[in-house]
A computed fold for an 83-nucleotide RNA, annotated as c-di-GMP-I riboswitch aptamer. It was read from a public genome assembly, where an Rfam model found it. The coordinates come from a structure-prediction model, not an experiment, and the mean pLDDT is 85.

C1' cells in the first nucleotide's frame, strides 16, 4: 500500500416506536429514543434495485410523468491496527 476487523483505543452515527413540522404520497427535518451500524460517511444528473403517483394516458391488470431512499446493491473517499 492492498486486503482484512478485535469483548482493543479515541470516537461517532441511530432502525422501529413517541411528539412537533412539512408532503399528494412516498418520504423529510427538528426533539426523545436505541435496533443495529468499520464506511450507517459523501453521491439519487454514472448504473440497478425498491417506495410513491398530485398531474397525463389507458380503463383489465397498467405504462408515463414526478418526488424520494445511499441503513438494497454499486461508486468515491476516509479514522483506528490485534490476529
Nucleotide at each position: 500500500a492492498c486486503a482484512c476487523g478485535a469483548u482493543a483505543a479515541c470516537g461517532g452515527c441511530a432502525a422501529a416506536c413517541c411528539u412537533g413540522u412539512u408532503u399528494a404520497a412516498a418520504g423529510a427535518c427538528a426533539g426523545g429514543g436505541a435496533c443495529g451500524c468499520a464506511a450507517a460517511g459523501c453521491u439519487a444528473u454514472a448504473g440497478g434495485g425498491c417506495c410513491u403517483u398530485a398531474c397525463c394516458c389507458a380503463c383489465a391488470g397498467g405504462g408515463g410523468u414526478u418526488g424520494g431512499c445511499a441503513g438494497c446493491c454499486a461508486g468515491c473517499u476516509a479514522c483506528c491496527g490485534a490476529a